[in-house]
RNA sequence: UAGAGUUUGAUCCUGGCUCAGAACGAACGCUGGCGGUAUGCUUAACACAUGCAAGUCGUACGUGAAAGUUUCCUUCGGGAGGCAAGUAAAGUGGCGCACGGGUGAGUAACACGUGGAUAAUCUACCCGACAAUUUGGGAUAACAUUUCGAAAGGAAUGCUAAUACCAAAUAAGCCCACGGGGUGUCUUCGGACGCAGUGGGAAAAGGUGGGGACCUUCGGGCCUACCGUUGUCGGAUGAGUCCGCGUCCCAUUAGCUAGUUGGUAGGGUAACGGCCUACCAAGGCAACGAUGGGUAGCUGGUCUGAGAGGACGAUCAGCCACACUGGAACUGAGACACGGUCCAGACUCCUACGGGAGGCAGCAGUGGGGAAUUUCGCACAAUGGGGGAAACCCUGAUGCAGCAACGCCGCGUGCGGGAUGAAGGCCUUCGGGUUGUAAACCGCUGUCAGGGGGGAAGAAAUCGCUCCGGUGAAUAGCCGGAGUGGAUGACGGUACCCCCAGAAGAAGCCCCGGCUAACUCCGUGCCAGCAGCCGCGGUAAUACGGGGGGGGCAAGCGUUACUCGGAAUCAUUGGGCGUAAAGAGCGUGUAGGCGGUUAAGUAAGUCCCGGGUGAAAUCCCUUGGCUCAACCAAGGAACUGCCUUGGAUACUGCUUGACUUGAGUUCGGGAGAGGAGAGUGGAAUUCCCAGUGUAGCGGUGAAAUGCGUAGAUAUUGGGAGGAACACCGGUGGCGAAGGCGGCUCUCUGGACCGAUACUGACGCUGAGACGCGAAAGCUAGGGGAGCAAACAGGAUUAGAUACCCUGGUAGUCCUAGCUGUAAACGAUGGGCACUUGGUGUUGCGGGUAUCGACCCCUGCAGUGCCGAAGCUAACGCAUUAAGUGCCCCGCCUGGGGAGUACGGCCGCAAGGCUGAAACUCAAAGGAAUUGACGGGGGCCCGCACAAGCGGUGGAGCAUGUGGUUUAAUUCGAUGCAACGCGAAGAACCUUACCUGGGCUUGAACUGUAGUGGAAAACUUCAGAGAUGAAGUCCCUUCUUCGGAGCUCGUAUACAGGUGCUGCAUGGCUGUCGUCAGCUCGUGUCGUGAGAUGUUGGGUUAAGUCCCGCAACGAGCGCAACCCCUGCUCCCAGUUGCCAGCGGUUCGGCCGGGGACUCUGGGGGGACUGCCGGUGAUAAACCGGAGGAAGGGGGGGAUGACGUCAAGUCCUCAUGGCCUUUAUGCCCAGGGCUACACACGUGCUACAAUGGCCGGUACAAAGGGUUGCAAAGCCGCGAGGUGGAGCUAAUCCCAAAAAGCCGGCCUCAGUUCGGAUUGGAGUCUGCAACUCGACUCCAUGAAGUUGGAAUCGCUAGUAAUCGCGGAUCAGCAGGCCGUGGGUGAAUACGUUCCCGGGCCUUGUACACACCGCCCGUCACAUCACGAAAGCGGGCUGUACUAGAAGUCGCUGAGCUAACCCUCACUUCGGUGGAGGAGGCAGGCGCCCAUGGUAUGAUUGGUGAUUGGGGUGAAGUCGUAACAAGGUAACC
Repeated sequence: UAGAGUUUGAUCCUGGCUCAGAACGAACGCUGGCGGUAUGCUUAACACAUGCAAGUCGUACGUGAAAGUUUCCUUCGGGAGGCAAGUAAAGUGGCGCACGGGUGAGUAACACGUGGAUAAUCUACCCGACAAUUUGGGAUAACAUUUCGAAAGGAAUGCUAAUACCAAAUAAGCCCACGGGGUGUCUUCGGACGCAGUGGGAAAAGGUGGGGACCUUCGGGCCUACCGUUGUCGGAUGAGUCCGCGUCCCAUUAGCUAGUUGGUAGGGUAACGGCCUACCAAGGCAACGAUGGGUAGCUGGUCUGAGAGGACGAUCAGCCACACUGGAACUGAGACACGGUCCAGACUCCUACGGGAGGCAGCAGUGGGGAAUUUCGCACAAUGGGGGAAACCCUGAUGCAGCAACGCCGCGUGCGGGAUGAAGGCCUUCGGGUUGUAAACCGCUGUCAGGGGGGAAGAAAUCGCUCCGGUGAAUAGCCGGAGUGGAUGACGGUACCCCCAGAAGAAGCCCCGGCUAACUCCGUGCCAGCAGCCGCGGUAAUACGGGGGGGGCAAGCGUUACUCGGAAUCAUUGGGCGUAAAGAGCGUGUAGGCGGUUAAGUAAGUCCCGGGUGAAAUCCCUUGGCUCAACCAAGGAACUGCCUUGGAUACUGCUUGACUUGAGUUCGGGAGAGGAGAGUGGAAUUCCCAGUGUAGCGGUGAAAUGCGUAGAUAUUGGGAGGAACACCGGUGGCGAAGGCGGCUCUCUGGACCGAUACUGACGCUGAGACGCGAAAGCUAGGGGAGCAAACAGGAUUAGAUACCCUGGUAGUCCUAGCUGUAAACGAUGGGCACUUGGUGUUGCGGGUAUCGACCCCUGCAGUGCCGAAGCUAACGCAUUAAGUGCCCCGCCUGGGGAGUACGGCCGCAAGGCUGAAACUCAAAGGAAUUGACGGGGGCCCGCACAAGCGGUGGAGCAUGUGGUUUAAUUCGAUGCAACGCGAAGAACCUUACCUGGGCUUGAACUGUAGUGGAAAACUUCAGAGAUGAAGUCCCUUCUUCGGAGCUCGUAUACAGGUGCUGCAUGGCUGUCGUCAGCUCGUGUCGUGAGAUGUUGGGUUAAGUCCCGCAACGAGCGCAACCCCUGCUCCCAGUUGCCAGCGGUUCGGCCGGGGACUCUGGGGGGACUGCCGGUGAUAAACCGGAGGAAGGGGGGGAUGACGUCAAGUCCUCAUGGCCUUUAUGCCCAGGGCUACACACGUGCUACAAUGGCCGGUACAAAGGGUUGCAAAGCCGCGAGGUGGAGCUAAUCCCAAAAAGCCGGCCUCAGUUCGGAUUGGAGUCUGCAACUCGACUCCAUGAAGUUGGAAUCGCUAGUAAUCGCGGAUCAGCAGGCCGUGGGUGAAUACGUUCCCGGGCCUUGUACACACCGCCCGUCACAUCACGAAAGCGGGCUGUACUAGAAGUCGCUGAGCUAACCCUCACUUCGGUGGAGGAGGCAGGCGCCCAUGGUAUGAUUGGUGAUUGGGGUGAAGUCGUAACAAGGUAACC
C1' cells in the first nucleotide's frame, strides 16, 4: 500500500476495457467582485516594418566648429576679436565588444552527470613578490586640395601627433642547446628524470597631481605620489585536453573498419594524440549488441507513486550546442565570434541597371502557422556589468508598471431575530407537502470596492569637511580608517493608517439510472437525442428536452488533450505457463549462469571507522519576515552516489594444497519389438495353369454399376509375386523423442543389478550451433500382391462435385537424397534434495524356509492404480507432484485482424522459420453449477402404439371459420390449447356495424345556484319514427308552514363512450396435467453458484410406502376427509308402496297396513383384517376364503410451484391516453343471414342386423302460475277449441325409442335416401320480404361405404335408441344431464410414433433445438497489402568542376624604417644602386556549394487487384455445438 462497474440464468477464476485521485507553461464552453504572488509561442530554428538592446576613456594623441552672446570696425551688404570652448564632432590609440540576453535546430556524443588525471596545458583584467621603465628612428589617419561613383564606398597628392609602429642597448631563478666531467632520485641495470655548471637568445611608454634646494630653451629637467608600461615567479579566477562509471527505442539493422589499428620519423597545437604527412606492420570493434536506422539538448530537478518505480526536462540554476543556410579564417589572453570579416546559396529591400544593402532563436512589436501565449510602457532609484584616476556615461541585464481567473494563496458578496409557515412556483392520495427563516419586516456590523485626508521602508556608498594612521625630503599630494554634513526613488502619492456614507456595488457552474452525493412532474415516442463504462429512448423515461426540488464545488465550474496512479495489467520489491495466453518435437553440446568437503593465503565482491566530494535553489525540519496564507529569508538535516587512507575476513570470488560422498572408470551378471546389415519361414489376399462343376456370383438399408454360358462364384492340385507378421501380447519391455513386434546370424548403442579397486569435482543447465525427427509431399532409379487420394461408373438426394457400392492411378514397399512439420500430448522443460501410505506389475539381488519349485520378508531400478498432508479457480495432482526448496533454459501479457502482410534466412517445389501494423470489439476464455435439449443411454407410465369396435376425410344439408364481396357484411378467439368458440338461442329489440332523420348538462347518476311549475296520464294532427304542435279532464302531493319530495326549462361542476392499450393491470379462464411433482427450516458439504434432504435398493396409480443413507424435520401437491352410485340396518310413512285381511265401479280405487319397493335422514360394511406363497423377517405383490362389493369397488367435485407478456379493457373492475353539438344519446330502414371457393365440427344417408304398415311392452331424471295443461270436440296434419287438475312423490308436459309380435318390400339409385323446388296451410309475434319453426300435397338431387391422411373408445365403456332441461314470444341437427334403455370386441406386448416422469451422459443452448452457428455470393463502407509506374526526403560510391580561406612553393612586379655602398651637401641631411624583410600576383594541397552516373533506404501517390474488418430484417446451402444425424480435431 482502500477500491468499484462490466463476460454468466447464476458461480468461481483468468483477462481486458472503463471509472473514482493527483497534476498542468494548457485550450475550449458558461460565468466573473477584490488583493497578494508566481507564470505566459509547447506550433513555423517561419518571414520580419519601426525603435531601442555595447560602449567608454581628453589623466594616451593630433585636429577642432556652430547657434547664441558680447566688443570694435563698416561701403550698412557685412567684417574682425572675445566668450561659448579646447566644448560638440569625427579620427589615431587603449580597454571592452568571447560577459550579460535568446533559442533547443543539431547532437546518442567524453555532449551531459559523477569521480579522477593533466609530470601533456593556457589564463587579459585582479592579488602578492622581485627587477626594470635606457637610447633612437621612420611613418600615418584625421585635416587640406584634386578626383571617380546614383549610392554604398573609394583613389591620388600634400601636412601632422602619440601609451600607434620600428630599430638598438641592458637583464635574471625567463627561453634554447649541451649537461662530457660533478651531484641527487628512480631503475627492467640498457637507462630515465632533475640540479649545479657552460654557451647562445628575448623587453619597455608614458600620463597626471604636488614640490624645498639645484639647472633651464621657462615647456621643463630633477624629487615625490598615483595611474600606466616591461620581464620573471607565485596565487586567484576562468578555460582546454584525457580517463573510469552512468545515460532512449529497433536484431524485420549482424557484421563494421583503410588514417582504419599500431609503430618509426617529421609537421602542427597553449597542450597529449593519426590531429596531419611519409614509410612499415595487419591490425582494431562486435551478441556484455559493433555498424545502421529512428527519436532526443543533458543535469540539478518537476509531476505522480506507500515505496521501488514511471513519465517529463516550461519558469529558476549548472553545462553544452546554435545565431538566415553551408564553408572559412582574421583579430585577440580568450572566438572560428547573435547585434565582426570573407565566400557560396536561398530570400527580402534600394538602384541612375553599372552596382549595392540586410539577417529579432536580444526587448517590445507585425504578418503567418495554430486550440493557444502579453505593452512598439517607465527607470537606471536599487542589484549587477563595461569604460574611466574620478565625476560620470552606457546597460530592453535588471528593478518596476501594463495585459491575461493561466496557476497558487487570502478576503468578500453580510450578521442576528423573524411563522398567518404570506404570495407566487412545483407536486399532490386534494388532506396537504415543498421552496422555507428563505423573503417581507425589525435590529446590528461596516471587510473589499467608492469618496475625502494623512503617508512610509526600500538610500547607503561614491562626494565635501574634520581627525588618526601610512607613504614621502615634505606640515604638498595620494592611500586607508573613524566621525560628520548634504544630495540622490522608476515604482508612486504606491503599501499602510484615519474619516464618510450605506446592506448598499459583488454568484455562478456542473451534476442527480448504477459506479457516485443528489427525485419528481410535463413534453417526446428506437424520433429528437444522451453516453466515461455498463447502457437509456419503440406512449406511464428518476438516463433525452424543459420546469420544480435536491447534491457538489465556488470566483470559479465543467469539458477536452497529455502524465503518473489505481494496473501485482512487464510482477527487483511483486505474476505466471496440465485444461484460461504461455514448456521449444527430441537430443548432443559452445559461450554464459550456477556449483560437494577441508586447510592456508589474498582481500576483488561484502562489512566498519575516518577523509574528500555530492554547487546553489528545490524537498523535509526548526525558527523568522510580509495582519494570515501563498511567497520570502536564516539555520539544520538530507542529497540513499562516487573517490579515497586504514581496518575486519564469516560468506562469495581468486591462488595453492588435500579429501571422497557428486561424476566417471574397472570386473562379474542377467533382461529387452533399442539400432544397422544379411539371410530365411509359414498362413492369408490376388494373379496364372490344370481338374471337378453349373448358373449364377458379388454387393446393399434396398438396389444398381461390376463379374459370369468365351464357364464365373464354389472346390482340388500346381505355380508366380509383393506386402504384412495371427496366436504369444500384457496400463508387459526397449529407446532422447519420432518410434520399435515371425525366425536366424553378424556388427553395435544405452540402461539395470552385484562387487572391488582407481581418478579426484572431472558436475548441472544450456543463448547461438550441430544432429535426429510420424504421416503426407518432392527428385532419381527400382518394385507393385493388397489397400487406396485423384478419377470413372452405380446408388441416395430437392441437389449430392459427399457419406454407401463396383472399379481405379499416384502413393503405400526398396535404394540414394530433400522436406522439418503434427492434438510431435502426460496438452506437464531438465537436474538435485526433501516430504504419511496401500496395492499390482517388469528386471536384478539379499534373507528365511524347503529335497526342490512356490510362498513370505526385504534392497535397488523401472512401470501402473488408489489415496494422506499440501497445492489448485475448480477439475484434479499427490515419492513418476501440479507438494516443499535451490540452479539453468524456453515461453506468455485481452479477442479478432493473424501465425497474415512486408523484409530476411532455408527449400527443387509445396512450403517452413522469424513475425508486425492499421482497423475493429467489450468482451474472448477456463472450470464447475442449475436447467433445457439430443436423430445419447437406463428405468417407467398414458387409448401413445399395437389388438379391436365405430367414425371423420367422398355426398347432401346444418353450423363455425378463412377468403372474397359489400354502404355495412360490428367485434373478439387463430397449432395442440381458435373454428356448433364468446353466442344458454341476430326477423324488430338484442346491436356494438351501415345509411338517413334528430338531441347537446344530455337516455341513465350525484351535487350546487337561482328561477319557475305540479307532474304524470289521455286524445287529435304532422311525420318512417324519434319528435314536434295543439287539446282534454280530475284534482292541485306531504307539512310541525321553517320546509321536504317530485318535475320542467336555465347555469355550473360534470355525465357518457362495446373508443385505444389484455404488452400498464385486478379478477376469471385455458394449457402442460389429476402429470407427481414443487419447496422450506435447521444441520452438513462446497471459496461459490449450489448440493444434500428429493439420490440409492425395492414397491406403488402416486415424492405411495419400506429399507438404507449427513441428514433430521416440515409445507404445498398425492391419498383421505365431500357428493353420486352398489349391499345392509335403524328411524319416518304422504302425495309414494300393497305381502297379508276386508270392501270394490277392478283403477292401491277405498278401509287399512310399514312387511316390501321407494323416498331421505342417520348408522354399519372393506381394513391386505384372515390363510398360503414370494420378498430383506420390510413395504408390497400373487393366489385363496368369506363377502353385495377386494386390494383405489365404479363415477364426480377437487388442478401444487410454475410455464405460455396464452385468452379476455366487448361480463365486471381499473391506470393512462383519446373524444365532448360527438367516438355520447334517440329513432327508422338495412346489415351481422352476402357466395366463385377452402377448412373445422356435426346431422342424415347410401340400406335387408334394413325400410314401411299395424299391434304391443318396459325408464330414469327433469320442467311447469306471464306456466304445464288433461278429458272431450273439430282438422289428414301442424294445430284449433276447451278448460278439469296442478305452486306439484298428488295434476300436466308424457308418446319413451330401439325392443317384441304379425305383414309387405327382395338388391333396384329401389317402398333406400331425403336435398331442392312448386302449391296450400298452422303457430308465435306490432311485424316472418330480405330472414322463423312446423304441417299437408306434389317434386324426388347427390349419394351404392368414401384417396392421402386422421379421430374416439378398455365395460355398463364403445356402439346404438329414444327422453328431459337451460336460453326462449317463436326458432336446436348445437350444448348440458352424477337422466335412462339395449349392450359388445380386444389388449401378445412396449420394438416403433406422440406426450410425460425419474436417474445418468454430452453440450459452443439459457429468448433455452422453433436454440446456436459456418462459408461463398450480392450491396454499402473503412483501414491495409500487391502493382506497370509517377513524384519526394535522407544517404553511399565513382567521376567532375571548385569560391573564399589557411598552409606550402614561387614571387622577373611593388616596397618608408634595418644593413651595405656611391654621389651631393648648408654637415642637419638629400638622392641613387644593392641586400635583408614584407606585399600584390601566380601555382599547388585541402575543401563548401554545384554537376554527371549508379546504388541503398524511407514517406507519398497509382489504373487494377488481393484478402480482412464492420453493417435490424438479402441469396445459397447446413460444416460445427447432442453420437449435430458420416464423432470431432491436428